The prediction has a mean pLDDT of 86. Predicted 3D model of a 270-nucleotide part of an RNA (large-subunit ribosomal RNA, domain VI) from an activated sludge metagenome.
Context: one part of a larger RNA
This record gives sequence, structure tokens and C1' cells, in this order.
RNA sequence: CGUUGUAUAUUUGAGGAAAUUGACCCUUAGUACGAAAGGAUCAGGGUGAGGUAACCUCUAGUGCACCAGUUGUUCUACCAAGAGCAUUGCUGGGUAGCUAAGUUGCUUUAGGAUAAAUACUGAAAGCAUAUAAGUAUGAAGCCUUUUCCAAGAUUAAAUAUACUUGCAUAGCUUGACUAUGCUGAAGGUUCGUGGGAGACUACCACGUUGAUAGGCUCUAGGUGUAAGCAUAGUAAUAUGUUUAGCCAAGGAGUACUAAUAGACCAAACG
Repeated sequence: CGUUGUAUAUUUGAGGAAAUUGACCCUUAGUACGAAAGGAUCAGGGUGAGGUAACCUCUAGUGCACCAGUUGUUCUACCAAGAGCAUUGCUGGGUAGCUAAGUUGCUUUAGGAUAAAUACUGAAAGCAUAUAAGUAUGAAGCCUUUUCCAAGAUUAAAUAUACUUGCAUAGCUUGACUAUGCUGAAGGUUCGUGGGAGACUACCACGUUGAUAGGCUCUAGGUGUAAGCAUAGUAAUAUGUUUAGCCAAGGAGUACUAAUAGACCAAACG
């Protein structure tokens, strides 16, 4: 942009894509078979290898915006306390997110038409012959069954609900007409706040009739007991105040801040 004005929700499925892998164990059964040695088909049950999808409760990894320890040096006048730099200076942990080695699920069942192949009845050709008429079995393959996409399927589908369609001028073939213009309805776009969405776009949520993001409060969780002061000790240091202090991407609440204002498109087949 189209789908003959829009919005929301739910579908159909032309067509397309994917998966449908494999092993071992038990029972049947030491049975059938075989002189013995050995040793099944069929059928039923179990385990999980590989593959694949989703997820982060658990086990773990990462986590250069979190916490702590610590070395050297420069600076904040000095002490203390801190900041910068040194691979994130180094080290020990670690939230959200992401991830696998982790967790959960699937890898199933059935039907139809067939291939090679195997058959029934049966003539041409008094016989024979699965074939000429007719009839039946038969594969991981084909068509369905399973999962996903899917009406740009231009043959542009369907269902449900709701909303809008105002004004002027001109023309004639006076019409449910055509053309031009205005307004700007329903609705949409832009714009803004953002996101479990994302290269951009798109998609999704929200825009004061508001919890969309930030801030603040509370909380989960992380680190591990801050500074200051007091006490003990010559001191390093230890103890108390103190399960403290600090805190990112988690959760909830709360309009304090920013989503203001505005611009643009858009008037129906019947």
C1' cells in the first nucleotide's frame, strides 16, 4: 500500500516446514528347533543413549555497575578515614539476567493407498497360469495421525461485539450520481515514558480518568559485623555498641519527577 470506513477478540486451513533414531535388560523360555553344542520368531514389560524444545526451583558457571580483604604509590595539610592508578591491581564471595554439566517434557499410536514380493479364483490356449475381467496380503518409504508457521490463499476467507459516516460549490445522463474543496468523526500515525521485544524497523505495555520508567519506603537476596566512641593491651590488635554498615539489573506500595502541550492522515460499498 492492497484486501471497498474503523477497532477488538476468536477461528478455518489452501500451502509450507519439522519430528518420527538406537541400544540393553526381564518375562514368554532354556520353550519351539536341534543328536548335542547351542538357541529363537511373535507378544508383553522396564532402563535411558542420542536428538530436540522450554526453563532457572535445585547443582553449578559467569556476573569489568554489589560487598569484603589486601599490596605498592599519588593526593585529600597531618592522624584516622577515604579517592585515583597499577589486567576489573590482586584475592574471597555474589543478586537479576544469560547459560549447561542442571530441571522438565517429547521422540507415540493408529488408519489408508502402494513398491519389491507372496497369493486366490480364472480364461485366451478343454491343461497350466497371481492377470487378461475380478479378489487379497505387503515397507523406516507415500497420504493422514503429532508439532509449528500460515488469508499478499490478489480466489486477499469466516464468526462475534462495538463505533463513525458532518459541510459547501459546480455539472448534467436528476442519481443510493459524478467532480472539486472544507472540516477533521470513528479511528490511526507522529510524539513521549518504557519493556521479559529488539541491530534499525517491527512487536508489546503505558501516557494524569496514570503505577510506564526513575526517585522514595518496605521487602527478598548478597556481603559479613561499617564509621565514630568506649574498654583491654607498650603496641600490632582484640572486644562491645553490632546478625552491623553498605548494596546492581528482583518483588510490592507510593504521583515526588518525567509521560505536558501540540502536529499529521482519515468522511463507506450498499